A computed fold for a 105-nucleotide RNA from Serpentinicella alkaliphila, annotated as Guanidine-I riboswitch aptamer. Taxonomically the source falls in Serpentinicella (Bacteria, Clostridia, Peptostreptococcales, Natronincolaceae). The RNAcentral record of the sequence draws on Rfam. Of the family's consensus pairs, 96% are formed in the model. Its mean pLDDT, the model's own confidence on a scale to 100, is 82.
[in-house]
Order: sequence, then C1' cells, then structure tokens
RNA sequence: UGAAAGUGUAUCUAGGGUUCCGUUCAUUUUUGAAGCUGGUCCGAGCGAUACAGGCAUCGUUGAUCAUCGUUGAUGUCACACCGAAGGGACAAAAGCCCGGGCGGA
Repeated sequence: UGAAAGUGUAUCUAGGGUUCCGUUCAUUUUUGAAGCUGGUCCGAGCGAUACAGGCAUCGUUGAUCAUCGUUGAUGUCACACCGAAGGGACAAAAGCCCGGGCGGA
C1' cells in the first nucleotide's frame, strides 16, 4: 500500500413518516385539511434478546477408516470515534438500502 472477512433470521427498542384506523378542525349530501398523545406500518453494521450457523478443542458413533459423515459438551464470533453530502424503495420518511461507502482521527 492492497485484498479478504467481520454471519443469517425472528421479536422488540431508539428512531421514522402518513397508506389505513383513530383524534382535532372545517364543511356537512358528499367530503376536505392537519403528523397529531396514539393503533396498523417501516425500523438499526457500530442497540437488546432468542434461535440458527461458523471456527477451535475434547468426546460419541457409522463407513468405503486418519478421511468423510452422525451426535454431544465447552469456549469463541472482537472493535467500530468525528463530520458533511447525494441517491433509492414502499403511502411516505428514517439510525432502512447504496454504506463498516466518501473525508478525517
């Protein structure tokens, strides 16, 4: 200097807006406006929990036997600061996705 890796899913939270519901206001035959304490909805690489999975070690057991499978236990899966900007989807926005991107330390 460069490359690879830093797992997945579900539930929830921080957060987010406005399709639907509700609320408020107005009109009132219809309906319209407002994101508005809320319900539905979206939702974290650097938030939580659970399950699965990876890796290491030690067992269990089968076979074509030192190799590949079955199965169990223990351990482990670290770290992630600061600052702008742009784009994307769904109704729309966002700590969602591009993105552990770009710049800096």